[in-house]
RNA sequence: GCGUCUCUCGCGGGAGAGACCGGGCCUCGAAAGAGGGCUGGCGCCGAAGGAGCAACCGCCCCGGAAACUCUCAGGCAAACGGACCGCGAUUGGAUU
Numbered sequence: 001g002c003g004u005c006u007c008u009c010g011c012g013g014g015a016g017a018g019a020c021c022g023g024g025c026c027u028c029g030a031a032a033g034a035g036g037g038c039u040g041g042c043g044c045c046g047a048a049g050g051a052g053c054a055a056c057c058g059c060c061c062c063g064g065a066a067a068c069u070c071u072c073a074g075g076c077a078a079a080c081g082g083a084c085c086g087c088g089a090u091u092g093g094a095u096u
Stems, first nucleotide, its partner, number of pairs: 003095004008089006018042001020041004025036004043076003049072001050070003056064003
């Protein structure tokens, strides 16, 4: 120096599960009703996060570990979010 990996940023893709039931509150409305949010209940989902076991790995005292498992959290119309994947940019780090 090139390449690769990683941190950060941007763009694109991105699943699952009740638009459930009850009670108040706010807004619009003459009313019926509609929308939003709070709270209680039961039913569900796993791909923010978290936790657990473990294949495996390592410097093997011990430690790192999942898309598996649990649902504390989060979520169950749309929106937001979203593990992960692809592309691009830049600084730092690691490696050859």
A computed fold for a 96-nucleotide RNA from Erythrobacter sp. THAF29, annotated as Glycine riboswitch aptamer. The source organism's lineage runs through Bacteria, Pseudomonadati, Alphaproteobacteria, Sphingomonadales and Erythrobacter. The prediction has a mean pLDDT of 77.